Predicted 3D model of a 251-nucleotide part of an RNA (large-subunit ribosomal RNA, domain VI) from a Candidatus Anderseniibacteriota bacterium. The coordinates come from a structure-prediction model, not an experiment, and the mean pLDDT is 83. It matches the Rfam family "Bacterial large subunit ribosomal RNA". RNAcentral holds the full RNA, with entries from ENA.

Context: one part of a larger RNA
RNA sequence: CGUGAAAACUUGAGGAGCGUCCGUCAUAGUACGAGAGGACCUGACGGGACCAACCUCUGGUGUACCAGUUGUUCAGUUCUUGAGCAUUGCUGGGUAGCCACGUUGGGCUGGUGAUAAGCGCUGAAAGCAUCUAAGCGCGAAGCCCACUCCAAGACCAGGUUUUGUUAUAGACCCCUCGAAGACUACGAGGUUGAUAGGCGGGAGGUGUACGCACAGUAAUGUGUUCAGCCGACCCGUACUAAUAGGUCAAG
Numbered sequence: 001c002g003u004g005a006a007a008a009c010u011u012g013a014g015g016a017g018c019g020u021c022c023g024u025c026a027u028a029g030u031a032c033g034a035g036a037g038g039a040c041c042u043g044a045c046g047g048g049a050c051c052a053a054c055c056u057c058u059g060g061u062g063u064a065c066c067a068g069u070u071g072u073u074c075a076g077u078u079c080u081u082g083a084g085c086a087u088u089g090c091u092g093g094g095u096a097g098c099c100a101c102g103u104u105g106g107g108c109u110g111g112u113g114a115u116a117a118g119c120g121c122u123g124a125a126a127g128c129a130u131c132u133a134a135g136c137g138c139g140a141a142g143c144c145c146a147c148u149c150c151a152a153g154a155c156c157a158g159g160u161u162u163u164g165u166u167a168u169a170g171a172c173c174c175c176u177c178g179a180a181g182a183c184u185a186c187g188a189g190g191u192u193g194a195u196a197g198g199c200g201g202g203a204g205g206u207g208u209a210c211g212c213a214c215a216g217u218a219a220u221g222u223g224u225u226c227a228g229c230c231g232a233c234c235c236g237u238a239c240u241a242a243u244a245g246g247u248c249a250a251g
Base pairs, nucleotide, nucleotide: 001153005163006162007161008160009159010158014150015149016148017147020048021047022046023045024044025043026042032037050106051105052104053103054102058100059099060098061097065093066092067091068090069089070086071085072084073083074082075081110145111144113143118138119137120136121135170248171247172246173245174190175189176188177187178186195241196240197239198237199236200235201234202233204230205229206228211224212223213222214221215220
């Protein structure tokens, strides 16, 4: 830009993906074989690699979470406490998110489908024979369908429903944001509001704060105290900010 405008739901021309391998048990020590050995078929189960999704578990990361600790410069009335810098100073843990080493799932079942090699029927050329020349059948992990996903720029541009005749359908700008994202787009919301922040509660993390009291010469320990602090998670709550407004829009 086109499909007449808008919104919602769809059909599927076409395309992409998947397609796997191994073992154990039963059948059965059967068929076969002198023996040694040892099946097809069918059924049940287990596993490898691969693929997808996810974070309940396990584990990793987690640089605005918690604690410990060294040096130094400061704040502070010394002590204590706190702040900056030193790779996040170093160390031990760790929520959400993102991950795999984790969890769950997948390849199924199938088709009076068409075939390859191959195996056949009928059968001449060529009185015979011959699967082939006419005709007919069986026959693969492969092909087509089936299964999963995309899909009407499929220009034959599809279908269904709703909105209407001049002020409405709808959309955008702007703003608050997002397990969406380079920008854009997409999605949630804009007071008739839980969209983000704050606040309250919870989960979860760290591991028992400061101060004070007591014990000890002191380092330190004990009590107050399963404390104190806390990013992303869950539930709630209009306190703050989404105000007001503008633009486009159907033959």